Transfer RNA from an Anaerovoracaceae bacterium, 74 nucleotides, folded computationally. The sequence is in RNAcentral, with records from ENA. Taxonomically the source falls in Anaerovoracaceae (Bacteria, Bacillati, Clostridia, Peptostreptococcales). Rfam family: tRNA. Rfam describes the family as follows. Transfer RNA (tRNA) molecules are approximately 80 nucleotides in length.
[in-house]
RNA sequence: GCGGGUGUAGUUCAAUGGCAGAACGUGGCCUUCCCAAGGCUAAAGCGAGGGUUCGAUUCCCUUCACCCGCUCCA
Numbered sequence: 001g002c003g004g005g006u007g008u009a010g011u012u013c014a015a016u017g018g019c020a021g022a023a024c025g026u027g028g029c030c031u032u033c034c035c036a037a038g039g040c041u042a043a044a045g046c047g048a049g050g051g052u053u054c055g056a057u058u059c060c061c062u063u064c065a066c067c068c069g070c071u072c073c074a
Stems, first nucleotide, its partner, number of pairs: 001070007010024004018054001026042005047063005
């Protein structure tokens, strides 16, 4: 330099052009003499910019980070 993949909650991962979810973790409440466990509940996210569309996390373009392969130089 070329090609491909990944990027979503604090963490690990889903999902789909029409309200973005789970598990674990965190806060509050209940339960208990206390802790743990358990129950209820809350907060928290689509890497960035632009385009298409009535509507974009999803499609298109650019870009950033990481990973893999190929090539060249050293």
The prediction has a mean pLDDT of 81.